[in-house]
RNA sequence: AGCUGUUCUCAGGGCGGGGUGAAACUCCCCACCGGCGGUAAGGGCUGCGGCCCGAGCCCGCGAGCGUCUUCCCAAGCUUCGGUUAGGGAGGGGUCAGCAGAUCCGGUGCGAUUCCGGAGCCGACGGUAUAGUCCGGAUGAAAGAGAAUGAGC
Repeated sequence: AGCUGUUCUCAGGGCGGGGUGAAACUCCCCACCGGCGGUAAGGGCUGCGGCCCGAGCCCGCGAGCGUCUUCCCAAGCUUCGGUUAGGGAGGGGUCAGCAGAUCCGGUGCGAUUCCGGAGCCGACGGUAUAGUCCGGAUGAAAGAGAAUGAGC
């Protein structure tokens, strides 16, 4: 230094102003925000070996919804054994599916990443229709870091 086991810690930002209205942080106009890993021609540092930062919309991942499955409750139906719409709790973890969204110009050998410009996107439940409020969530988790054991 690499591989692996165990434990611990950490791990998401954002509605400000105006309009309409009985009521909107939900609609309309302006505004604001961008998880994790990878890629990197830009930037920074340097002992010149290298190191650090750098994409919401390029490639993947995560949570959420869905789906599959186990258990519990169960209107209704019932030959009274059960069975099932629906509801609840747990598990699998990509499984059918949702899982979003970018172009133009410039530079250059090379950029959907740099520079300039103009766009676009954002789970579910609640509520006047929500990326920004409230809720599941003091949850879960991509992953990041630390400690420690063993072997090469």

Model confidence (mean pLDDT): 78 of 100. This is a predicted structure of a 152-nucleotide RNA (FMN riboswitch aptamer (RFN element)) from Rhizobium sophoriradicis. Lineage of the source: Bacteria > Pseudomonadota > Alphaproteobacteria > Hyphomicrobiales > Rhizobium. Rfam family: FMN riboswitch aptamer (RFN element). Rfam links the family to the GO term FMN binding. Rfam's curators write: The RFN element is a highly conserved domain that is found frequently in the 5'-untranslated regions of prokaryotic mRNAs that encode for flavin mononucleotide (FMN) biosynthesis and transport proteins.